[in-house]
RNA sequence: UAACUGGAGAGUUUGAUCCUGGCUCAGAACGAACGUUAGCGGCGCGCCUAACACAUGCAAGUCGCACGAGAAAGGGCUUCGGCCCCGGUACAGUGGCGCACGGGUGAGUAACACGUAGGUCAUCUACCCUUCAGCGGGGGAUAACCCUCCGAAAGGAGGGCUAAUACCGCAUGAGACCACGGGUCCCUCGGGAUCUGUGGCAAAAGCGGGCCUCUUCUUGAAAGCUCGCACUGAAGGAUGAGCCUGCGGCCCAUCAGCUAGUUGGCGGAGUAAAAGCCCACCAAGGCAGAGACGGGUAGCUGGUCUGAGAGGAUGAACAGCCACACUGGAACUGAGACACGGUCCAGACUCCUACGGGAGGCAGCAGUGGGGAAUCUUGCGCAAUGGGCGAAAGCCUGACGCAGCGACGCCGCGUGAGCGAUGAAGGCCCUCGGGUUGUAAAGCUCUGUGGGGAGAGAAGAAUAAGGGUCGGCCAAUACCCGGCCUGAUGACGGUAUCUCCUUAGCAAGCACCGGCUAACUCUGUGCCAGCAGCCGCGGUAAGACAGAGGGUGCAAACGUUGUUCGGAAUUACUGGGCGUAAAGCGCGUGUAGGCGGCCUUGCAAGUCGGAUGUGAAAUCCCGCGGCUCAACCGUGGAAGUGCACUCGAAACUGCAGGGCUGGAGUCCCGGAGAGGAAGGCGGAAUACUCGGUGUAGAGGUGAAAUUCGUAGAUAUCGAGUGGAACACCGGUGGCGAAGGCGGCCUUCUGGACGGUGACUGACGCUGAGACGCGAAAGCGUGGGGAGCAAACAGGAUUAGAUACCCUGGUAGUCCACGCCGUAAACGAUGGGUGCUAGGUGUCGCGGGCUUUGACCCUCGCGGUGCCGAAGCUAACGCGUUAAGCACCCCGCCUGGGGAGUACGGCCGCAAGGCUAAAACUCAAAGGAAUUGACGGGGGCCCGCACAAGCGGUGGAGCAUGUGGUUUAAUUCGACGCAACGCGCAGAACCUUACCUGGGCUAGAAAACACAGGAACUCGGUCGAAAGGUCGAGGUGCCCUUCGGGGAACCUGUGGUUAGGUGCUGCAUGGCUGUCGUCAGCUCGUGUCGUGAGAUGUUGGGUUAAGUCCCGCAACGAGCGCAACCCCUGCCGUUAGUUGCCAGCAUUAAGUUGGGCACUCUAACGGGACUGCCGACCUUCAAGUCGGAGGAAGGUGGGGAUGACGUCAAGUCCUCAUGGCCCUUAUGUCCAGGGCUACACACGUGCUACAAUGGUCAGCACAAAGGGCAGCAAACCCGCGAGGGGGAGCCAAUCCCAAAAAACUGACCUCAGUACAGAUAGGAGUCUGCAACUCGACUCCUUGAAGUUGGAAUCGCUAGUAAUCGCUGAUCAGCACGGCAGCGGUGAAUACGUUCCCGGGCCUUGUACACACCGCCCGUCACACCAUGGGAGUCGAUUGCUCCAGAAGUGCCUGCGCCAACCGCAAGGAGGUAGGGCCCCAAGGAGUGAUCGGUAACUGGGGUGAAGUCGUAACAAGGUAGCCGUAGGGGAACCUGCGGCUGGAUCACCUCCUUU
Repeated sequence: UAACUGGAGAGUUUGAUCCUGGCUCAGAACGAACGUUAGCGGCGCGCCUAACACAUGCAAGUCGCACGAGAAAGGGCUUCGGCCCCGGUACAGUGGCGCACGGGUGAGUAACACGUAGGUCAUCUACCCUUCAGCGGGGGAUAACCCUCCGAAAGGAGGGCUAAUACCGCAUGAGACCACGGGUCCCUCGGGAUCUGUGGCAAAAGCGGGCCUCUUCUUGAAAGCUCGCACUGAAGGAUGAGCCUGCGGCCCAUCAGCUAGUUGGCGGAGUAAAAGCCCACCAAGGCAGAGACGGGUAGCUGGUCUGAGAGGAUGAACAGCCACACUGGAACUGAGACACGGUCCAGACUCCUACGGGAGGCAGCAGUGGGGAAUCUUGCGCAAUGGGCGAAAGCCUGACGCAGCGACGCCGCGUGAGCGAUGAAGGCCCUCGGGUUGUAAAGCUCUGUGGGGAGAGAAGAAUAAGGGUCGGCCAAUACCCGGCCUGAUGACGGUAUCUCCUUAGCAAGCACCGGCUAACUCUGUGCCAGCAGCCGCGGUAAGACAGAGGGUGCAAACGUUGUUCGGAAUUACUGGGCGUAAAGCGCGUGUAGGCGGCCUUGCAAGUCGGAUGUGAAAUCCCGCGGCUCAACCGUGGAAGUGCACUCGAAACUGCAGGGCUGGAGUCCCGGAGAGGAAGGCGGAAUACUCGGUGUAGAGGUGAAAUUCGUAGAUAUCGAGUGGAACACCGGUGGCGAAGGCGGCCUUCUGGACGGUGACUGACGCUGAGACGCGAAAGCGUGGGGAGCAAACAGGAUUAGAUACCCUGGUAGUCCACGCCGUAAACGAUGGGUGCUAGGUGUCGCGGGCUUUGACCCUCGCGGUGCCGAAGCUAACGCGUUAAGCACCCCGCCUGGGGAGUACGGCCGCAAGGCUAAAACUCAAAGGAAUUGACGGGGGCCCGCACAAGCGGUGGAGCAUGUGGUUUAAUUCGACGCAACGCGCAGAACCUUACCUGGGCUAGAAAACACAGGAACUCGGUCGAAAGGUCGAGGUGCCCUUCGGGGAACCUGUGGUUAGGUGCUGCAUGGCUGUCGUCAGCUCGUGUCGUGAGAUGUUGGGUUAAGUCCCGCAACGAGCGCAACCCCUGCCGUUAGUUGCCAGCAUUAAGUUGGGCACUCUAACGGGACUGCCGACCUUCAAGUCGGAGGAAGGUGGGGAUGACGUCAAGUCCUCAUGGCCCUUAUGUCCAGGGCUACACACGUGCUACAAUGGUCAGCACAAAGGGCAGCAAACCCGCGAGGGGGAGCCAAUCCCAAAAAACUGACCUCAGUACAGAUAGGAGUCUGCAACUCGACUCCUUGAAGUUGGAAUCGCUAGUAAUCGCUGAUCAGCACGGCAGCGGUGAAUACGUUCCCGGGCCUUGUACACACCGCCCGUCACACCAUGGGAGUCGAUUGCUCCAGAAGUGCCUGCGCCAACCGCAAGGAGGUAGGGCCCCAAGGAGUGAUCGGUAACUGGGGUGAAGUCGUAACAAGGUAGCCGUAGGGGAACCUGCGGCUGGAUCACCUCCUUU
């Protein structure tokens, strides 16, 4: 500083991350519609669909001052004849002007239709304005009217009369025009301007008002004059229109070629006017990739909406242009039309009809039907504005001005304001304390918009006629014109507005509340009902459904739906990309096109600057103003980024001229090379044939078999034939554009490179189309065929095996010629040029250095690799061979699937290729990287993991638990490891939760109140008991005012409530199992990375160990490990009873005296730390190995101790607890039964099968425990269990108590036994209220299976396994067996880490993340959806050919007919009906094309919680995968050939980096 004021994102792919990418949301807008709701006003807007059909009324007339004619009704008068008024009025006619404007609609139209800028020297223009000139004199008709006639009507025919500003001659006529001439000027040579001569052609109309100056009659008139309006000719203007041109604005190329009046010329016709606009003739052109032709869609614009803008979308209302007027065609009139409310014809439709014929066209305003989600009154008025006619008054005007209806939009107002806490009541929630609704209400004090009542009451109106006055015109004071003053008229409307009265009184809803997105709780529901814009909610605790309370947002509205733009940089001009996400053509040659080196001159097209014109108005923007504000409106500006014209500039681009050598190219010299083509030659190997030797096998595989071989194979030697391919050299070596190219020689030939000078002088780069080349497979014809080998056959493998493996084997592989034209044709990276650090290999050539030899070294050019600065990248990675920084050109991409598919077209012999969609469907599909997990990936390392060993289980009988079955019930839980001798450390009743039956209902137990009673004890009776009932006894403690009261207990009543082993362990706490006593799991700070995350924790060593050491962008720390704790092993100290006994005494006996040394007991200490030595290895660290010493040595042995976490692991039946459920029962009491069942199956055990044993006899040696409702000795009885008995012991004292195996001796002698003991019979004992279901034990008798256990499987590394007994808990009783402990005897083996299982660390791949018990593919079956093909069929549009031909213009004819002119007449001129011709709409026939609908059947595709078959892919996915091609197969797929790495792993080689 008037007209600068401006750009936000979010959700959703993942376990997480970054990126790519789509989908979705928040915004604004609307001619809207729908739902719920609704007080008022202003200003706007209101059929987007059926350009569907329309009843009724109105929407264009006017002029008597152009003309002739001219009423009726009514009124008045009357002499009844009639006259007058209305009235020269109405209606109608001739004539003039208007009807081409105004109003509607958007069908058609892709076009000079529109927009914009021009042209018209190629034109017209009524009414209007200016100027010039004129308006003389005649003629003949014709409507109306009258008469006659036809017709139902609409209408029409004939005859007769008449006027004009209607019509027609003649006169005059400048100019214009035509013909023939002559000058001047200009000129784009076409012509134009201008002057002029002669000839030709051609006008007119009056009407109205006024006045007598002149003439005539003479009141006054006429001629005349004058004025106004008309009229004629001419010129100019204004306005409007026609035509032409440049430029601009839709989609499809799956429309690529189109064109015969087509393109041009000459001559004509025609028009207002140029022109193939039309015609004849001539020529053969014209258009098209800068998109012709065709198809689809569409009125165009100013503007409107959106957007920061650029853009995108749109074209309602208002304004400009165009087109159309039922559909199609045509002309007439006219200044203007091919004419919305005109004509003719054809068609469809509707209506009238007397059936002969007629009438009609709302896309004018209202209105109706119909269509539709949807769009208004059959209103008032010409008062205003505007239009037509008129001299005017005026008439007409559904234009317009107003009103009505509709929240359709925008704008404004109101529904009240202030005070008001006991924070009332009610509602809702609650942890029951309270919170919230909420100052909200009530209450008090105010206000008065809107509504209602009463009254007052506008602006919009300017002027017209008329009057007055002043000027102009004129002869004139007339008329007429102009200025000023005066001077009627209002549809809206008694409206706006104002005043008074009325009373807070009558006026709030809608959507939302999981995230995005602002707003939270309760209840109901229980993957139901439902919600949903996207993500997604709902399967019993839903902030997501429904209701409620509360809240949030907007508000007379609020939501929903639809549409557009935005966000979307998601079509990228501003402003994107293409190595791996979608995207570089397989490669080259090259056309058009695009782009292009250095110097110089000119031009000025682009470009830049100035000026001019235009860019309508409205809109947008700014200033000011008017309605109380605003919306709305007025006025002035600004802007309009454009186009045109003009002047200027000359740097850049361009164009033209001149020059240059650096780009490019040519010549010369030189070497390198699997570059290409043709011909020839060679050896090795395979196969076959022949011959020799030789004998039983060979071959093949994981193992086999098919196969070959005694008719002699394989093997081996020799010879021959034939085809294909060329070992070593050979190399991230070379060549080529790519595909690709490999023995040797010859010929022909392309390209690149190095070096040197000379030459040309920008000749260059790219390259749409086009053309050529193009692996393998495949195709055609003809050859060839050794090996290999799709198909095929057989053999194996397998559940199957249309495969992988094997044996055979045909096309093919090879050659010639011709096709095909695709590949992971890849560096997944188009070509060219320039610029931007290096290092190091290698190939070719050259220079320097070098006795001038090679090598080395060094420099340059060209190629080919690796590593890397900067930079780039989402990351990975790229990095002078760019994926860096720039420029030029081409190609390509725009979510996944459908689909590189269908249809169409082109190519191909075919296979097929190229080009290339849509419907439908999904909320993703993807890239890179991260952390895990996983791998029939790798490396390292542990563990009784394997191996080495010992003993078991699996077989038997029994015990026990489980499943199953059974049952009235067999209560419940636990289910891979980690359920199954588990909960249960002990079910006859009890337990007990289950079943049957019998009872109780404040309950079996708890708290409270009231009433009664002390409590309590005993007896009878019924009953299975629980319990019921009857009776008897009994009176306590504390206080007392002696009435009573209180505590405890019992009974009854009441209600708040109890109770539940009922459900949910997936609502939970607590506790526990498990990985696992595995060595791990994390954090802070720092650093790296966009980030997830990494680092630390990886690496080298070492350890039992993330144990320790070293190194290191890490430094530290925490939870774990270890240690600290307990037991045990050695020693010491202290202490010595109940323990001990060396020595002394004593005894049957440590029995006693004595003693405390020893053992032992139990408290405190010591001891072990890689401390010492050596070695090894080492970084001279950690540590390892060995040794010494020591009771013990590298954690001495054992225990306790369990990180972050995992398994929705287990437990609601230990306990606790949310929610739900039951409440005379799912609670509770009782009796009996059941948990103990038994065809079976499994787990865990015991006992055995025997002689390392059994039986009998004898005889030793423990530890640790337990004991008063207890352990119980001696002694007696019993065969025994046991009974009697009761000493002792509250326990280092007594008891349980005997330990057993072992040892000694005897017998048994290999047998179902003198093994084994199940089962069964009988007889007993003990516990207990009670051993029937259902206890343990004893004795006698019985003597079963079983002779070492299939597949498979378990435990254990030392005081361990094995084996032997003892004790305890639970418990009335019940454990030989289970569990928890204790001791006795007491081994074997470990080479080792390939394998199985589990685990740890590192690394790799991954399409897994519910994490491999993962993911996932295809066929088949079912349901639904859209779609391709399809014999056909139906419809729409359209091309071509032909027939036909209404109306109509034009032309020809015109013997019929005709007033004007000529002529005396006849007749002529001229006109015209009719006829003919050309053109032509509808219609018809035939044949094509395009699009669409439908269709038996058919093809694939998509979608769909739990279908079938397999397992193709992701890990080396168990045969690496994928691409192209070919064959085969239920299917995924398999196989052949060639290609790719976007393949894991191991070894080797090479290269690089560091030193």

The RNA shown here (small-subunit ribosomal RNA) has 1555 nucleotides and comes from a Polyangiaceae bacterium.
Rfam family: Bacterial small subunit ribosomal RNA.
The coordinates come from a structure-prediction model, not an experiment, and the mean pLDDT is 83.
Taxonomically the source falls in Polyangiaceae (Bacteria, Pseudomonadati, Myxococcota, Polyangia).